The RNA shown here (c-di-GMP-I riboswitch aptamer) has 83 nucleotides and comes from an Actinomycetota bacterium.
The model forms 91% of the base pairs in the Rfam consensus.
It matches the Rfam family "c-di-GMP-I riboswitch aptamer". Its family is annotated with cyclic-di-GMP binding in the Gene Ontology.
[in-house]
RNA sequence: GGCGCAUAAAGGCAAACCCAUCGCGAGGUGGGGGCGCAAAGCCACGGGGCUCCGCUGCAAAUGGAGUCAGCCGGGUUGCCGCC
Numbered sequence: 001g002g003c004g005c006a007u008a009a010a011g012g013c014a015a016a017c018c019c020a021u022c023g024c025g026a027g028g029u030g031g032g033g034g035c036g037c038a039a040a041g042c043c044a045c046g047g048g049g050c051u052c053c054g055c056u057g058c059a060a061a062u063g064g065a066g067u068c069a070g071c072c073g074g075g076u077u078g079c080c081g082c083c
Base pairs, nucleotide, nucleotide: 001083002082003081004080012037013036017032018031019030020029021028022027035070041076042075043074045073046072047071048068049067050066051065052064053063
């Protein structure tokens, strides 16, 4: 540096749901709980989903602000083994 998690070892994270709490909301945080994950560690850079606000008679389009890293891509850091 590459590949892999192999019928390996040591481990790690934690879906849905429930309780508490923060938020207009999407959703976040803590506890419980495990669907799963070789980066399911970190980053909102690109695409995408979702929420809120404004314009408009309504809707759409468009503009703004957010949110999701366990949607895809990208960047970056890392354990063990083999070559």